[in-house]
Context: one part of a larger RNA
C1' cells in the first nucleotide's frame, strides 16, 4: 500500500459551522474530453508459450506461429458519468398561520436555610463520636427575638421537556436562536460530507480587580493504630461566587462520526394536526416529530443491537494495523505557567 475493520478486542476528532475537494434528484437537448467498438502502424532479437525439424534420446539447438496488454493515429457509438441549454417538483430553502420547552443573554423582584453582629430575656452547659478528646461557654455560651451578608433555589419532578456538545430548574420583564406542525404559496437541486480553518467547550488551574455565608485541597490540633503523613472529630488558607482575559483538557460515554434509504409488531410517554365522539372537557382512533421499553426478521465471536440498528444499501470525513518501550524522547507550534497539540526509534518479548 492493499485487504479487513472501528459498542465491549487496536480504532469515530468533545461538539458544531464551513472553504478547497469528493459525491449528488427527475425530463429533454448539445458535445464527445472520460467510457466503449472497429481498423492501421508500433512495442528489436533472444527469452516464455504452442506446433514442428536436427543431434541415437534428453538437455541443447533451430523453423514457424500466437494471445493478452501498453502508448500513438484514423473512423464511429451515445446507454452511463462529464459539458452546454431549457423547462420539472419529490430533496433543500423561504414566506404565511398556529404551537411546546430548566435553549441563550441582560435587568428587576422573592422567601426558606446557614453564619455573624447589636440589644433584650435567661442562667449552665453546648458541640461532637463507635466511645472520647481537642473546641465553644459565668468576660454569660447553647436557646429565644431583630438586622446584615453571601451562596443555592425545597415541593411541583417524571421512564418528562430543551440545547451542537459542554450544559441548563425560585418568580417575572425585555431582547434573541433553534425545533415541531398546518395548508400547499414562493425559489427551482440552491443538496450532502468536509482536509486545512474558525467558533464553542465541565471541573481543576493561571492573571488583574471585587466578594467571601456555607463547604473546603494545603496546614494545625484531637482521636484511632504497632505506626496512621489516612479513614472519624475540632479548626482552617487557596479555591468555590462575580467581572475582564487565559487554559483547551475529562470514563468530554450511547465507550456507537454525519447524511440519505429499505424493512413485521406490542406496550408506555411528550409535542402537534385531523376526523369522530360529547351539552362541554377528558378518554379512545389515525397521521407526524421526539423519548423509552419489550421483542420478530436480519446482524453479531458472544454479550447483545433490533424503524432512535450494531438490519438492507449508497455517499463522505476521521481513525486502527501485536504487547511493552510511550502518548515517552527530540523538534516545531500554542500557552504567563501548569502544560496542550503533533509524535518516533533503539531495545525486549
Nucleotide at each position: 500500500u492493499a485487504g479487513g475493520g472501528c459498542a465491549u478486542a487496536a480504532a469515530c476528532c468533545a461538539u458544531c459551522u464551513g472553504u478547497a475537494a469528493a459525491u449528488g434528484g427527475a425530463u429533454u437537448u448539445u458535445u464527445a474530453a472520460g467510457u466503449c467498438c472497429a481498423c492501421c502502424a508500433u512495442c528489436a532479437a533472444a527469452u516464455c508459450c504452442c506446433a514442428g525439424a536436427g543431434c541415437u534420446u534428453a538437455a541443447c539447438c533451430u523453423u514457424g506461429g500466437a494471445u493478452a496488454g501498453g502508448g500513438g493515429g484514423u473512423g464511429g457509438a451515445a446507454a452511463u458519468g462529464g459539458c452546454c441549454a431549457a423547462g420539472c417538483u419529490g430533496g433543500a430553502c423561504u414566506a404565511c398561520g398556529a404551537u411546546a420547552g430548566g435553549g441563550g443573554c441582560a435587568g428587576a423582584g422573592g422567601g426558606a436555610c446557614u453564619u455573624u453582629u447589636c440589644a433584650g430575656u435567661g442562667g449552665a452547659g453546648c458541640a461532637g463520636u463507635g466511645a472520647a478528646a481537642u473546641g465553644c461557654g459565668u468576660a454569660g455560651a447553647g436557646a429565644u427575638c431583630a438586622a446584615a451578608a453571601g451562596a443555592a433555589c425545597a415541593c411541583c419532578a417524571a421512564u418528562g421537556g430543551c440545547a451542537a456538545a459542554a450544559g441548563a430548574a425560585c418568580u417575572u420583564u425585555g431582547c434573541u436562536a433553534g425545533g415541531c406542525u398546518g395548508a400547499c404559496a414562493c425559489u427551482a437541486a440552491c443538496a450532502c460530507u468536509a482536509a486545512g480553518a474558525g467558533a464553542c467547550g465541565a471541573a481543576a488551574g493561571c492573571u488583574g480587580g471585587g466578594g467571601g455565608a456555607g463547604c473546603g485541597a494545603a496546614u494545625g490540633c484531637g482521636a484511632u493504630u504497632a505506626g496512621a503523613u489516612a479513614c472519624c472529630c475540632c479548626a482552617g488558607u487557596a479555591g468555590u461566587c462575580c467581572u475582564a482575559g487565559c487554559c483547551g483538557u475529562a470514563a468530554a460515554u450511547g465507550a456507537u462520526g454525519g447524511a440519505u434509504u429499505c424493512u413485521g409488531g406490542g406496550c408506555a410517554u411528550u409535542g402537534u394536526a385531523c376526523a369522530u365522539a360529547u351539552c362541554g372537557a377528558u378518554c379512545g382512533g389515525u397521521g407526524u416529530a421526539g423519548u423509552g421499553u419489550u421483542a420478530u426478521a436480519g446482524c453479531u465471536a458472544a454479550u447483545g443491537c433490533g424503524u432512535u440498528a450494531a438490519u438492507u444499501a449508497u455517499c463522505u470525513c476521521g481513525c486502527c494495523u501485536g504487547a511493552g518501550g510511550a502518548g515517552u524522547a527530540c523538534a516545531u507550534u500554542c500557552g504567563u505557567a501548569a502544560g496542550a497539540a503533533u509524535g518516533a526509534a533503539a531495545c525486549u518479548c

The part of an RNA shown here (small-subunit ribosomal RNA, central domain) has 349 nucleotides and comes from Erythroxylum urbanii.
Taxonomically the source falls in Erythroxylum (Eukaryota, Magnoliopsida, eudicotyledons, fabids).
Rfam family: Bacterial small subunit ribosomal RNA.
The coordinates come from a structure-prediction model, not an experiment, and the mean pLDDT is 85.